[in-house]
The part of an RNA shown here (large-subunit ribosomal RNA, domain IV) has 353 nucleotides and comes from an uncultured Methylococcaceae bacterium. It was read from a public genome assembly. Its mean pLDDT, the model's own confidence on a scale to 100, is 88.
Context: one part of a larger RNA
RNA sequence: CUCGGCUGAAGGAACUAGGCAAAAUGAUACCGUAACUUCGGGAGAAGGUAUGCCCUUGGUAUGUGAAGUCCCUUGCGGAUGGAGCAGAAGAGGGUUGCAAUAAAAUGGUGGCUGCGACUGUUUAGCAAAAACAUAGCACUCUGCAAACUCGAAAGAGGAAGUAUAGGGUGUGACGCCUGCCCGGUGCUGGAAGGUUAAUUGAUGGGGUUAUCUUCGGAGAAGCUCUUGAUCGAAGCCCCAGUAAACGGCGGCCGUAACUAUAACGGUCCUAAGGUAGCGAAAUUCCUUGUCGGGUAAGUUCCGACCUGCACGAAUGGCGUAACGAUGGCCACACUGUCUCCAGCCGAGACUCA
Numbered sequence: 001c002u003c004g005g006c007u008g009a010a011g012g013a014a015c016u017a018g019g020c021a022a023a024a025u026g027a028u029a030c031c032g033u034a035a036c037u038u039c040g041g042g043a044g045a046a047g048g049u050a051u052g053c054c055c056u057u058g059g060u061a062u063g064u065g066a067a068g069u070c071c072c073u074u075g076c077g078g079a080u081g082g083a084g085c086a087g088a089a090g091a092g093g094g095u096u097g098c099a100a101u102a103a104a105a106u107g108g109u110g111g112c113u114g115c116g117a118c119u120g121u122u123u124a125g126c127a128a129a130a131a132c133a134u135a136g137c138a139c140u141c142u143g144c145a146a147a148c149u150c151g152a153a154a155g156a157g158g159a160a161g162u163a164u165a166g167g168g169u170g171u172g173a174c175g176c177c178u179g180c181c182c183g184g185u186g187c188u189g190g191a192a193g194g195u196u197a198a199u200u201g202a203u204g205g206g207g208u209u210a211u212c213u214u215c216g217g218a219g220a221a222g223c224u225c226u227u228g229a230u231c232g233a234a235g236c237c238c239c240a241g242u243a244a245a246c247g248g249c250g251g252c253c254g255u256a257a258c259u260a261u262a263a264c265g266g267u268c269c270u271a272a273g274g275u276a277g278c279g280a281a282a283u284u285c286c287u288u289g290u291c292g293g294g295u296a297a298g299u300u301c302c303g304a305c306c307u308g309c310a311c312g313a314a315u316g317g318c319g320u321a322a323c324g325a326u327g328g329c330c331a332c333a334c335u336g337u338c339u340c341c342a343g344c345c346g347a348g349a350c351u352c353a
Base pairs, nucleotide, nucleotide: 001348002347003346004345005344006343007342008341010339011338014337019334027051028050029049030048031047036041038173052095053094054093055092056091057090062086063085064084068080069079070078071077072075096100108332109331110330111329112328113327114326115324116323120132121131136171137170138169139168140167141166142165148157149156150155174319175318176317177316179249180248181247184246185245186242187241188240189239190238193237194236195235204226205225206224207223208222211218212217250268251267252266253265254264277311278308289305290304291303292302293301
């Protein structure tokens, strides 16, 4: 020096990313216990007091309940009885020690706040969380040989269920709520018109050649190559509906009797221009915004303001008791975390033998 254990003057978080680690708290009985709250909780809140042993009360209170006796409905019965056994609490007195839950085992506590309601689940082997799930809520599909899933199929699950059921999707207890936009995309419905496949094969053109010929050529039928009129569903175009479907939710200019600001007005654009609530936020770049609180001093924290670079309503918004090996901040207690290190007990390493 390393590892494990222990102690420490004065101070007491000054350490540090951070009280990490350590210390402290700790049992039982009694007293006492706030805000808030979904009235269940919060709560072991917090904060106090007592605790060994001996004697007396006292073998007392109390518990259990034998023998015996009596009664009848003769029973594993009822009544009486009180033996034996067990045996406090409280009070009074005494006594030892530094110390009596003397060891061991055995919560540190409180305040503000973010996130997630909660118990639960997860990256076996660097992440346990604010991620996932959840009950609840909503939309949507499905009438049963269900939808959906697996399977070329048979068949099976769904389900030995039947819309208070089952599948899918989103949100995520509870409370108060969930605004506007259907132009785009999707989905649902509609069928007048446009377009449109296979199909059908009108017409025209070419090849071939019986035949005709003015020998240049023409050319029926058939066969064949080609052209593609007409017929033609869904879909698409089209017309509606639908946002707890995917999603979206403006700009410029002027104006009030100080200034400032703009309830008000004008104008352009849009499908519609962000409502309630919240807001420098797990979101704020500028930014350590500004003000207040806490500190002697605070880029963090708490409360406000609103100038929201770039919150916002089930991609949910805002609150919220309880809960959390969750994040941030503060305080009390406590301490070798530190000022600043020292000593002791073990095990290593090292040096020597």